Predicted 3D model of a 133-nucleotide RNA (FMN riboswitch aptamer (RFN element)) from Cryobacterium arcticum. Rfam family: FMN riboswitch aptamer (RFN element). Its family is annotated with FMN binding in the Gene Ontology. It was read from a public genome assembly, where an Rfam model found it.

[in-house]
RNA sequence: AACGUGCUCCGGGGUCGGUGAGAAUCCGAACCGGCGGUGAAAGUCCGCGAGCCGAAACCUGAUCGUUGGGUUUCGGUUGAGCUGGUGAAAUUCCAGCACCGACGGUUAAAGUCCGGAUGGGAGGAGACACGAA
Numbered sequence: 001a002a003c004g005u006g007c008u009c010c011g012g013g014g015u016c017g018g019u020g021a022g023a024a025u026c027c028g029a030a031c032c033g034g035c036g037g038u039g040a041a042a043g044u045c046c047g048c049g050a051g052c053c054g055a056a057a058c059c060u061g062a063u064c065g066u067u068g069g070g071u072u073u074c075g076g077u078u079g080a081g082c083u084g085g086u087g088a089a090a091u092u093c094c095a096g097c098a099c100c101g102a103c104g105g106u107u108a109a110a111g112u113c114c115g116g117a118u119g120g121g122a123g124g125a126g127a128c129a130c131g132a133a
Base pairs, nucleotide, nucleotide: 003131004130005129006128007126008125009124010123015029016028017027018026030112031111032101033100034048035047036046037045043099044098051077052076053075054074055073056072057071058070059069060068061067062066081097082096083095084094085093103115104114105113
């Protein structure tokens, strides 16, 4: 002292109006963008996480029948961009015009409201502890 292990902390954002019996869901305008990578900075390139569906194992609650919840592993599924400019290099910068957004709920259809979620997590940080070429 790189690095490793542990521990601790951090780790998702976004609305107004109109119509109407009723809509933050329709119409109009607006706003938002997890994590790692990428010769140059990304919601729309590559990958990851979360979500949804299924299977198996284990744990657990209720229970006449029967059925709910949790954890792990595996499989499936999971949205969207082009053109021009500059440059050694950019679907990442600049210009222009676009596009996308899980599941359940809601007197009317949701990226923005409510909920699972004071959850989980890709990952990040540390002047901490131990080890250490």